[in-house]
Context: one part of a larger RNA
């Protein structure tokens, strides 16, 4: 010096990104216990008290009560919850990056949409076959959301899906007009050219699809601008105009979302870029890509308080082990 332990005057988080680490709390019994709440909880809330030994009484005993005794100390050592307030996120128990991430991520019960009538859909497999399932729509698959409470607005123009079939377009196939090659023959010697064979091939016919017409957003998604106006000012319930498929409803809002921004006001502090409560000017919230709340829960994240302490002011001492020096 390092590691691991123990103690430390006065102060008590002044340390630090942050109370990280340490300290503190701790058992049993008795008393007592708030907001809030889904009435179950919260709760071991919080906050207090008792505990050894001897004698007596009661008792089967465990033990209870009364009186007394000793110590600094009686759960006499060890083991053995720190607590409270407020907020974000996720309802919860659970799961996860074996070996830097345990979470607000995944899952979840619940909710919704959609496909599937059984040789089911879906999946694996050239196939046979198997899973689904020895199940049968109160079943099975896919997708989204994520307890519960209150709710879930407008848009079908685009993309998708479903339905429709009148018209347009449309393949192979069918069809075979016509054309070309070949040559018996004919010939005015320039050519013409039957049958057959071969090559090519127009019209016409011809399904789904697409165009088209509807429906559908808990399908993918989307949800405006400018100008004017009230008897102080300011603001604009109101009006005008342009555009759109429709112009963001309820609720929430400087938020895990707010750039400007340490917004402004209030609270907490002597002092607060964090935190809490409001405001709304939402750069760029918003309703199952769910919105807003919410008791309980959390090795979650954020802010505050009490207790407690060598985290610190600011160091010091001790023990053990290692290192170092000598041997």
């Nucleotide at each position: 010096u390092c590691a691991u332990g123990g103690c430390u005057a006065a102060g008590g988080a002044a340390c630090u990104a942050g109370g990280c680490a340490a300290a503190a709390u701790a058992g049993a019994c008795c008393u007592g216990u708030a907001a809030c709440u889904u009435c179950g909880g919260g709760a071991g809330a919080a906050a207090g008290g008792u505990c050894g030994c001897c004698u007596a009484u009661c008792g089967c005993a465990a033990g209870a009560u009364a009186g007394g005794c000793c110590g600094c100390a009686g759960u006499g050592a060890a083991a053995a919850g720190g607590u409270c307030c407020a907020g974000g996120c996720g309802a919860c128990u659970g799961u996860u990056u074996a070996u830097c991430a345990a979470a607000a991520a995944c899952a979840c019960a619940g909710g919704g949409c959609u496909c599937u009538g059984c040789u089911a859909a879906a999946u694996c497999g050239a196939a046979a076959g198997a899973u689904g399932a020895u199940g049968u729509a109160u079943a099975g698959g896919g997708c989204c959301u994520g307890a519960c409470a209150c709710c879930u607005g407008c848009c079908c123009g685009g993309u998708g899906c479903u339905g429709g079939a009148a018209g347009g377009u449309u393949a192979a196939g069918g069809g075979g007009a016509g054309a070309u090659g070949u040559u018996a023959g004919c010939u005015u010697c320039g050519g013409c050219g039957a049958c057959g064979c071969a090559u090519u091939g127009a019209a016409c016919u011809g399904a789904a699809g697409c165009c088209c017409c509807a429906g559908u957003a808990a399908a993918c998604g989307g949800c405006g601008g400018c100008c004017g106006u009230a008897a102080c000012u300011a603001u604009a319930a109101c009006g005008g105009u342009c555009c759109u498929a429709a112009g963001g409803u309820a609720g929430c809002g400087a938020a895990a979302u707010u750039c400007c921004u340490u917004g402004u006001c209030g609270g907490g502090u002597a002092a607060g870029u964090u935190c809490c409560g409001a405001c709304c000017u939402g750069c760029a919230c918003g309703a199952a890509u769910g919105g807003u709340g919410u008791a309980a829960c959390g090795a979650u994240c954020u802010g505050g308080a009490c207790a407690c302490u060598g985290u610190c002011u600011c160091g010091g001492c001790c023990a053990u082990g290692a290192g170092c020096u000598c041997g």